[in-house]
RNA sequence: GCGGAGAGUCGGAUGAUCGGGGGCAUGCUGUUGCGGAAGGCUCGAGGAAAGCCCGGACUCCAAAAGAAAACGGUGCCGGGUACCGCCCGGGGGGGGAGCCCCGACGGAAGGCGACAAAGAAAACAAACCGCCGUGACGCAUGUUGCGGCAAGGGUGAAACGGUGGCGUAAGAGACCACCGCGUCCCUGGCAACAGGGACGGCACGGCAAGCCCCACCGGGAGCAAUGCCAAAUAGGACCUCCGCGCAGGGGCUGGUCCCGGCAACGGGAUACCGCCUGCAAGGCCUUGUCUUUGGCCAAGGGGGUCGGGUUGGCAGCUAGAGGCCCGCGGUAACGCGUGCCCCAGAAGAAUGGUCAUCUAUGGGGGAAACCCCGGGACAGAAUCCGGCUUACAGGUCUUCCGCGCGC
RNA sequence: GCGGGUAUGAUGUAGUGGUAGCCUGCCAGCUUCCCAAGCUGGACGUGCGGGUUCGAUUCCCGCUACCCGCUCCA
Numbered sequence: 001g002c003g004g005a006g007a008g009u010c011g012g013a014u015g016a017u018c019g020g021g022g023g024c025a026u027g028c029u030g031u032u033g034c035g036g037a038a039g040g041c042u043c044g045a046g047g048a049a050a051g052c053c054c055g056g057a058c059u060c061c062a063a064a065a066g067a068a069a070a071c072g073g074u075g076c077c078g079g080g081u082a083c084c085g086c087c088c089g090g091g092g093g094g095g096g097a098g099c100c101c102c103g104a105c106g107g108a109a110g111g112c113g114a115c116a117a118a119g120a121a122a123a124c125a126a127a128c129c130g131c132c133g134u135g136a137c138g139c140a141u142g143u144u145g146c147g148g149c150a151a152g153g154g155u156g157a158a159a160c161g162g163u164g165g166c167g168u169a170a171g172a173g174a175c176c177a178c179c180g181c182g183u184c185c186c187u188g189g190c191a192a193c194a195g196g197g198a199c200g201g202c203a204c205g206g207c208a209a210g211c212c213c214c215a216c217c218g219g220g221a222g223c224a225a226u227g228c229c230a231a232a233u234a235g236g237a238c239c240u241c242c243g244c245g246c247a248g249g250g251g252c253u254g255g256u257c258c259c260g261g262c263a264a265c266g267g268g269a270u271a272c273c274g275c276c277u278g279c280a281a282g283g284c285c286u287u288g289u290c291u292u293u294g295g296c297c298a299a300g301g302g303g304g305u306c307g308g309g310u311u312g313g314c315a316g317c318u319a320g321a322g323g324c325c326c327g328c329g330g331u332a333a334c335g336c337g338u339g340c341c342c343c344a345g346a347a348g349a350a351u352g353g354u355c356a357u358c359u360a361u362g363g364g365g366g367a368a369a370c371c372c373c374g375g376g377a378c379a380g381a382a383u384c385c386g387g388c389u390u391a392c393a394g395g396u397c398u399u400c401c402g403c404g405c406g407c
Numbered sequence: 408g409c410g411g412g413u414a415u416g417a418u419g420u421a422g423u424g425g426u427a428g429c430c431u432g433c434c435a436g437c438u439u440c441c442c443a444a445g446c447u448g449g450a451c452g453u454g455c456g457g458g459u460u461c462g463a464u465u466c467c468c469g470c471u472a473c474c475c476g477c478u479c480c481a
Stems, first nucleotide, its partner, number of pairs: 001403006008396003012358007021043004026038001028036003046378001050389002053387005058222004063293005071218005076090005091105001093102003106213002111211002113207001115205001128153002130149008161179005180202001181200008226315004236306007245279005255270006282297004308480002322341003326337004359376001362373004408477007417431001419429002425461001433449005454470005
């Protein structure tokens, strides 16, 4: 100098002017409460605010605990964290010349399933060409029968261990060495795993992002949750489910019965019924089921469908697993401590427009100085937080790798 | 904002891992004096990008587009 890799950070600047959202205090004003307009001070989009992704906080389902089944999810090991499918470190696998990068990475010698076409044969094994032995025919090339084999050819994504040797009629884990595989032991490591030794003697094809098995995790709904105020309406209709047991008391009003009375009515009783008290059993609720603790019930309660009204306000709502600096611990993710800071809270939804100067980058001209034109990427809060994913013009900082040249 | 679903020729749709079919439409030819109908033939497709697998419309991940539901009172 050229090319490449990792990690971080910024993502137009300044001023003027107009417009608009939140907060604070000020004086003015209307009708005290509350509101109106005015000027002043102050705050005001992101690294992703985005995503039909994951996890939580919070609220409601009255509150919780346990169990099993189904369904869904996660999946090497250790750690971090409020939590996670995230992050960090490690292992093993793959890619790269290297710095480095990538991945859903448990189990296929438990079971089921499917493995198209091609091929002899696709998971029980088997034999098309072929190799070898032998019989028959034939002068012979050879043809054919029987038996042995699976080395070679051919097919395929995949062919029942690989390479070399010994061996044989030809061959073959039939035997031997090494590699692979499995079991056991030893060593190192918290572990995943790695290294070594002994034994086995080839069975054990791949697919689990097919069913499945193993381990672990998971109740549902979501700020349009939820609570409160105000206004208005037909304070409604229909369907459906569950329930009104026993004992005692009571007799004002109601029902029923008895007596008197022509009747209104008067008196009495009450097993029935409304009323009061108590009791058990039962029912309902609890988040799909069951169980337990628990809560509710005697008056009605629960569910569904339809109809009616309104289109207002307040809270939830932004001080938080918050941010920044420094120190300490840790390889790191992260944790602890001190100090400082307050950083949008809208609802037809603010955070913008215009002008001036400058500027990264771009286009054109020029030998150059320079001149002219154009001019900011992706995108925009909506309950909040932790992550992941996706989009992104360009600038800048730092660490490292390879090649070339010079000293 | 919150939650759920869908994507297959131009249109409407079938297809649960093994050569993507069907209806209508379009094009060409035959038939006819011409048109229609009819007959024969043809073109046109799995929304996009990755992954698993020998093999993906199908299974998994990401992206894109479209559709649906959800206010309050009583």
Molecule: RNase P RNA; transfer RNA
Organism: Arenibacterium sp.